Context: one part of a larger RNA
Molecule: small-subunit ribosomal RNA, central domain
Organism: uncultured bacterium
RNA sequence: UUGGGCGUAAAGCGCGCGUAGGCGGCUCGGUAAGUCUUUCUGUGAAAGCCCGGGGCUCAACCCCGGGAGGCCAGGAGAUACUGUCGAGCUGGAGACAGGCAGAGGCGAGUGGAAUUCCGGGUGUAGCGGUGGAAUGCGUAGAGAUCCGGAGGAACACCGGAGGCGAAGGCGGCUCGCUGGGCCUGGUCUGACGCUGAGGCGCGAAAGCGUGGGGAGCGAACAGGAUUAGAUACCCUGGUAGUCCACGCCGUAAACGAUGGACACUAGAUGCCGGGGGGACCGACCCCUUCGGUGUCGAAGCUAACGCAUUAAGUGUCCCGCCUGGGGAGUACGGCCGCAAGGCUGAAACUC
Numbered sequence: 001u002u003g004g005g006c007g008u009a010a011a012g013c014g015c016g017c018g019u020a021g022g023c024g025g026c027u028c029g030g031u032a033a034g035u036c037u038u039u040c041u042g043u044g045a046a047a048g049c050c051c052g053g054g055g056c057u058c059a060a061c062c063c064c065g066g067g068a069g070g071c072c073a074g075g076a077g078a079u080a081c082u083g084u085c086g087a088g089c090u091g092g093a094g095a096c097a098g099g100c101a102g103a104g105g106c107g108a109g110u111g112g113a114a115u116u117c118c119g120g121g122u123g124u125a126g127c128g129g130u131g132g133a134a135u136g137c138g139u140a141g142a143g144a145u146c147c148g149g150a151g152g153a154a155c156a157c158c159g160g161a162g163g164c165g166a167a168g169g170c171g172g173c174u175c176g177c178u179g180g181g182c183c184u185g186g187u188c189u190g191a192c193g194c195u196g197a198g199g200c201g202c203g204a205a206a207g208c209g210u211g212g213g214g215a216g217c218g219a220a221c222a223g224g225a226u227u228a229g230a231u232a233c234c235c236u237g238g239u240a241g242u243c244c245a246c247g248c249c250g251u252a253a254a255c256g257a258u259g260g261a262c263a264c265u266a267g268a269u270g271c272c273g274g275g276g277g278g279a280c281c282g283a284c285c286c287c288u289u290c291g292g293u294g295u296c297g298a299a300g301c302u303a304a305c306g307c308a309u310u311a312a313g314u315g316u317c318c319c320g321c322c323u324g325g326g327g328a329g330u331a332c333g334g335c336c337g338c339a340a341g342g343c344u345g346a347a348a349c350u351c
Base pairs, nucleotide, nucleotide: 003323004322005321006320007305008304012319014202015201016200017199021195022194023193025089026088027087028086029085030084031083033082034081035078036077037076039075040074041073042072049067050066051065052064053063054062055061092192093189094188095187096185097184098183099182100181104178105177106176107175108174109173110172111155116150117149118148119147120146121145122144126137127136163170164169207248208247209246210245211244212243216242217241221237222236223235224234259318260317261316262315263314264313267296268295269294270293271292272291273290274289275288276287277286278285300307301306324351325350326349333344334343335342336341
């Protein structure tokens, strides 16, 4: 709980698709439900309220008379707006045609560098590691170096303040399948739109289940150091995991800590993808236009910081959320999960 808010103070759901609902472009006509009328009728108990009068010495209080009003119901009238019905329009939305860029997704194949291991050659006493050391490895021949082989994971340079995606996220190369976007044209549909409670789907890492795989790295663990101690930081090892398939989990500083859509409101400059024009034909140059992505700034906003056509400005619509700190994202209950736990989410008490 009227309200005021949500970048950083409490507060934008991690992201999308979409149901109900809410909201909805331009023109004409009908209707008159909402709405409006200084209109009529009914109703509007008493008390109360307003006006007049009266009773307690006054007042409060009480009594009598008259009146009014909101809501409600019915009628009459109005038709700007909303609704509804009908007819139409093209600017919103969508379709179509022709182009374009891209680490967008999925599957299959494939390449080189490097690390490690294995085999062989050369070769001898060290290697490794640190602040310094030690554990460790090495005369059963290590490290170094050359050749060959195996295997897994990740893709140097290009690479960018670059690109793509709704978000999570996406990076060697090739092929196949596939989603979205942008530009130009203005052929078609004719408001088909926006948002979205529930719902459904997607969702980094870690984690879980079954089966595979395992080079490097590396929770746990072991050892060596450091230290007063050192269950750490440093070092030597090292299991799960990291990888693949399928199935779960559903979280995050899931961040722009900024929900979505539309319109409007000075500019300057960089980059990315298109279109048009100019000068000389041109890739260069200049002008212009549409979409994206950055930086700086006017007005305005802001508690300040800052934001500023990618708004945190000015407005409209819809959703989500907040309402002092702790207790607590806890308990209980419910739902979900194999589990871990997740979602929903208090109170006592206390400051």